The RNA shown here (transfer RNA) has 74 nucleotides and comes from a Bdellovibrionales bacterium. The sequence was found in a public genome assembly. It matches the Rfam family "tRNA". The family's RNA type in Rfam is transfer RNA.
[in-house]
RNA sequence: GGGGGUAUAGCUUAGUUGGUUAAAGCAUCCGGCUCAUAACCGGAGGAUCCGAAGUUCGAGUCUUCGUACCCCUA
Repeated sequence: GGGGGUAUAGCUUAGUUGGUUAAAGCAUCCGGCUCAUAACCGGAGGAUCCGAAGUUCGAGUCUUCGUACCCCUA
């Protein structure tokens, strides 16, 4: 240089054929249980989805250009 893949909450992931509140687990915080801690049970907060532009009535999802990382290849 060429080709491919990934990017969504603090972390790990889901998100169907584009469709009307972006979800789960762990972690955090609050409460319950306990003599107490852990475990367990209930609840709360937390991401406008890597950036920009485009298509569309509507984009996490499609298109283009970038950025970061990973793999293959010369």